[in-house]
RNA sequence: GAUUGAACGCUGGCGGUAUGCUUAACACAUGCAAGUCGAACGGAAACGAUACUAGCUUGCUAGUAGGCGUCGAGUGGCGCACGGGUGCGUAACACGUGGAUAACCUACCCAAGGGAAGGGGAUAACUCUGCGAAAGCGGGGCUAAUACCGUAUACGUCCUUGAGGCUUCGGCCGAUAGGGGAAAGGGGCUUUAUUGUCUCGCCCAUGGAUGGGUCUGCGGCUCAUCAGCUUGUUGGUAAGGUAAUGGCUUACCAAGGCUACGACGGGUAGCUGGCCUGAGAGGGUGGCCAGCCACACUGGAACUGGAACACGGUCCAGACUCCUACGGGAGGCAGCAGUGGGGAAUCUUGCGCAAUGGGGGAAACCCUGACGCUGCGACGCCGCGUGAGUGAAGAAGGCCUUCGGGUUGUAAAACUCUGUCGCGAGUGAAGAAACGGUUUCGGGUAACUCCGAGCUGUGACGGUAUCUCGUGAGAAAGCACUGGCUAACUCCGUGCCAGCAGCCGCGGUAAUACGGAGAGUGCGAGCGUUGUUCGGAAUCACUGGGCGUAAAGCGAGUGUAGGUGGCUUGGUAAGUCGGAUGUGAAAGCCCACGGCUCAACCGUGGAGGGUCAUCCGAAACUGCCUGGCUUGAGUUCGGGAGAGGGUAGCGGAAUUCCCGGUGUAGAGGUGAAAUUCGUAGAUAUCGGGAGGAACACCAGUGGCGAAGGCAGCACUCUGGGCCGGUACUGACGCUGAGGAGCGAAAGCGUGGGGAGCGAACAGGAUUAGAUACCCUGGUAGUCCACGCCGUAAACGUUGGGCACUAGGUGUGGGGUCUAGCUAACAGAUUCCGCGCCGUAGUUAACGCAUUAAGUGCCCCGCCUGGGGAGUACGGCCGCAAGGCUAAAACUCAAAGGAAUUGACGGGGGCCCGCACAAGCGGCGGAGCAUGUUGCUUAAUUCGAGGCAACGCGAAGAACCUUACCUGGGUUUGACAUGUAGGGAAAAGCCAUAGAGAUAUGGUGUCCUUAGGGGCCCUACACAGGUGGUGCAUGGCUGUCGUCAGCUCGUGUCGUGAGAUGUUGGGUUAAGUCCCGCAACGAGCGCAACCCUUGUCCUAUGUUGCCAGCGGAUUAUGCCGGGGACUCAUAGGAGACUGCCGGGGUCAACUCGGAGGAAGGUGGGGACGACGUCAAGUCAUCAUGCCCCUUAUAUCCAGGGCUGCAAACAUGCUACAAUGGCCGGUACAGAGGGCUGCGAUACCGCGAGGUUGAGCGAAUCCCACAAAGCCGGUCUCAGUUCGGAUUGGAGUCUGCAACUCGACUCCAUGAAGGCGGAGUCGCUAGUAAUCCCGGAUCAGCAACGCCGGGGUGAAUACGUUCCCGGGCCUUGUACACACCGC
Repeated sequence: GAUUGAACGCUGGCGGUAUGCUUAACACAUGCAAGUCGAACGGAAACGAUACUAGCUUGCUAGUAGGCGUCGAGUGGCGCACGGGUGCGUAACACGUGGAUAACCUACCCAAGGGAAGGGGAUAACUCUGCGAAAGCGGGGCUAAUACCGUAUACGUCCUUGAGGCUUCGGCCGAUAGGGGAAAGGGGCUUUAUUGUCUCGCCCAUGGAUGGGUCUGCGGCUCAUCAGCUUGUUGGUAAGGUAAUGGCUUACCAAGGCUACGACGGGUAGCUGGCCUGAGAGGGUGGCCAGCCACACUGGAACUGGAACACGGUCCAGACUCCUACGGGAGGCAGCAGUGGGGAAUCUUGCGCAAUGGGGGAAACCCUGACGCUGCGACGCCGCGUGAGUGAAGAAGGCCUUCGGGUUGUAAAACUCUGUCGCGAGUGAAGAAACGGUUUCGGGUAACUCCGAGCUGUGACGGUAUCUCGUGAGAAAGCACUGGCUAACUCCGUGCCAGCAGCCGCGGUAAUACGGAGAGUGCGAGCGUUGUUCGGAAUCACUGGGCGUAAAGCGAGUGUAGGUGGCUUGGUAAGUCGGAUGUGAAAGCCCACGGCUCAACCGUGGAGGGUCAUCCGAAACUGCCUGGCUUGAGUUCGGGAGAGGGUAGCGGAAUUCCCGGUGUAGAGGUGAAAUUCGUAGAUAUCGGGAGGAACACCAGUGGCGAAGGCAGCACUCUGGGCCGGUACUGACGCUGAGGAGCGAAAGCGUGGGGAGCGAACAGGAUUAGAUACCCUGGUAGUCCACGCCGUAAACGUUGGGCACUAGGUGUGGGGUCUAGCUAACAGAUUCCGCGCCGUAGUUAACGCAUUAAGUGCCCCGCCUGGGGAGUACGGCCGCAAGGCUAAAACUCAAAGGAAUUGACGGGGGCCCGCACAAGCGGCGGAGCAUGUUGCUUAAUUCGAGGCAACGCGAAGAACCUUACCUGGGUUUGACAUGUAGGGAAAAGCCAUAGAGAUAUGGUGUCCUUAGGGGCCCUACACAGGUGGUGCAUGGCUGUCGUCAGCUCGUGUCGUGAGAUGUUGGGUUAAGUCCCGCAACGAGCGCAACCCUUGUCCUAUGUUGCCAGCGGAUUAUGCCGGGGACUCAUAGGAGACUGCCGGGGUCAACUCGGAGGAAGGUGGGGACGACGUCAAGUCAUCAUGCCCCUUAUAUCCAGGGCUGCAAACAUGCUACAAUGGCCGGUACAGAGGGCUGCGAUACCGCGAGGUUGAGCGAAUCCCACAAAGCCGGUCUCAGUUCGGAUUGGAGUCUGCAACUCGACUCCAUGAAGGCGGAGUCGCUAGUAAUCCCGGAUCAGCAACGCCGGGGUGAAUACGUUCCCGGGCCUUGUACACACCGC
């Protein structure tokens, strides 16, 4: 996707046509479903008619009569074996298909032939009577027939006989003779009557038609965890039986019959035409319709009959139900309706025989739940409708929105129409042909019956279909879906909840996936869901798959059945091919035409369909028969290699043990040890002996064997292969289901043997533990003989055989040729093995590649997702252990192969970095400062969290800041914009109350272009939020890392992911450069360009400078002046491996040198590739969404962010003599300054105060730089070190220093004597050390941060190790990637 006898959910207008218990072959109330014939018969219960009688209500009731119509019951005939239902059983000649019947039957029907003579005895009904509750049964008597029975007759026929003929050799036909066997009448017309005639029936026999019986070839399920089955079994003879063959049955005889081509057994199942699906081949299925079969409550049996072993017959048994007077009886819906039950689920207790068909009848007619119709169900298929046209203000409403609009949407409304369908009314069929009626006509007969035509009667459906008129858009749309597959998207709600889900998967606060809404998509009186089947699935592969590593080659050979098979002659015709004939029911499918308005549906015709049967033909190929051949295979002769196998011997080395000698304290063992051995003499060493096992060197991807496997030497027995040659056999070959033999190690049984080794076990170590790895011991075992076991990563993870398809190289065995005196050796070539490399080809790739995994043929074995499981059960084997064979339930959405890119490794190689090492100084201990955690608190606001949070945001928390807490206030608001209305009170200042915000009062009155603006009040929109989410975001930042990397285009390679380039050889700080190279180029990074610093030059020369000249001063570039210098500003120069030499690939580059202020990037800075960390920040800012709106907004006062058992981080100051203190004295750079820096002078011990010159600054000020140098003092101590802490007194800033500022002075004088484990920084103007300045800032908790200069070291052997990183390579079961799995 298609499909359906469906069911379920939601929904539902009409019609046509089909279809409707798939389950309980469960049980059934009630009604109906098989009768009919009076023209077979005796008859007369009922009804009608006629006649009579009685009563009367004068047409009714009752009675009688005759059997006229008619007919209950009965005798008889035919039917009831059809039609209808169901699918239990059945794996079978049940079915399908084709044959056979010379082994058979066939009522009714048809054709043709012959016949029907003459008798007899009963019996139902009826009547009388008995029994019984009933069902029913019995006895006596009467009677009829187309009921029954003899007799006669016999064209055929049957039986016996069988001359002769035919034959497929089974048998058949058959003259002659003998024998057996029939019958029924009824009705019409006619005749005086016998009669005549017509018709229906009857008997015998023949043929046909139809329907059946039986036999048979072939075909169609599953399980081998069913492997052996069978005694009427298999065959024969005889008999019986049947319509008929036959062990169908019986007796006797024989011992057969079936089976891996699947017997027997188990399970399941009606079979077919067909139906569904599929391109087909197939697969599934057998409801409706049609053919066959089987069954009729269950089981069994026969009777009748042409046919039954009989659905609505009989008998017996059983179960069940019902009736009963308890003695007995009745029943069978798998017929049509219907009921209960079961179930997810399946209809009316309808109408009619009008049609079609059936039974009976001469017929009328009767019967017919067959059938025709109706009803119910959207259960299926088909058709129709639910309106059509116009209609933009693109209405309202809804939804969304970037607020502009978009969408629903010409959709609606409105206007103009139509009338399918509905409703109302009217009209009104076809289906009727036959048959009946008929004083209509014609034909026919002697006449009638009879035949034909006309007229007429008969319709369940149904007043239905159809048609017409009226009416009025009036009554008629839903369902599923919208993450991908798969057409269709937004909002809201929810927040891993609720839920969805076919698979993948959605949902943890922005869900196109849940729920709702809007919109959309699909289909539409349906739409979805569930179930079923096929398809896709080449996913059981015939068409059409595989087995080295994904599942899959038996451990290996031998060989049975089977399969398969070389060259050639002739024959045959089974396979094969062609033609013809028969058959392959109808329906269905397909095609054409036709009928219902179309379609579904239906009709007519055609085509098609078989592994079918028979006949004729062909003879290439296969088969079969036959003759031949030699190349496959084998035999034979010669040669030669080998750990091939078996038996029995021999040998030496070594270990161990025993004996003896020498000799003395250790030996042994390990990473290190210990257990252990040893003074009772070990180990070591020498000599002798015992015993067992294994065979060093040779030795080799060397050899042999089928595999397992095989190794000292020689004898003996023996298998196979190889090479060369001769002759012979003549396809004898290959493979091989089963079978039988072989089969490492371990293990088992019996008996030996036992040196070494050594499971188990013991001890010692190791370890957190150590039932291990290591050590010391040590039993089974290992060895031999015999017997089992039958498995291994039994692996080349590659079954065997044959043939074909480039080569190169090595090696083992043999032959031939060439050269050589012989030979070794060498070369060439050929055959057979064992390896490596490699082309084509192949493979998913890896790889394989004449030893195929290439190309073909033959045969065997095996596979079909992972787990469960090579397990359970069963069977077979085994002494056992266990082996072989071998499932299912359940469960998962994967398991797996090869390769790729990364990441990772207590993998490898190469290389870098203050990474280690070498050094210098710190931190970790003390006190203090600052930050953080924690604790505390009304609050201690928030963020930052390994490196990469913690002197971080914060370059300044007393108020403010401030976001926190407490309390007091405000609500269009502290702030913005707009609209509407109103106002004149602006702001400010003063006073009062209050903690203040604020409130009240007073004062005050703005600008203007004259519209208004600004301000205030009220109302509405809105403001506001340091509220949440850094995991919704932008921006910015950190980090790996200033590490050398990250990519692209084109090309090439690969099925692809990807690779190549970017790898390699060198080199570099560098993917820097060079060389090479299927790559060639390019981009972002590196470097350079930029700033600064180091040298020089040029220009300029004030506020900077002052050499020379002049002036002035106690003194000073102070002044005139000058541009030389310093310096400043601006512009240039300079450095490029440029030069020389060594090395190096005539390279890049590197080493050394010269020159130079500077040399190989001169030093420093800015600059940070692709990306990683959901890294950090919603509290800088911006921003989506969510949340608050008399509060999470806002104002104010006070408090808090400074709290302190504790811990951590970063610093400062120290512990002192390279020092402290005192005095004197020298030299910077870079900055800052008007609400500012502040000189000077004076005051104060000091912080500072008073004063206020100069300076918006190369001019003035901050501003004395400090370490240093000179001199003095202290003398190793808790000190003249150290300065914490505390007391007192002050200064300054500020509205205000209580919480909670800095500084000063006096006094106090704590810890601390260089710091455990551990850890940090730094490679040169660096570390260390010393001061100076600035930002923020009223002030300051700054010891912080950012800059500046002064003084100024040590060390680097080196890359083993730690950490981090780069490149190449390797393994991987990792890929949120080793913090993995």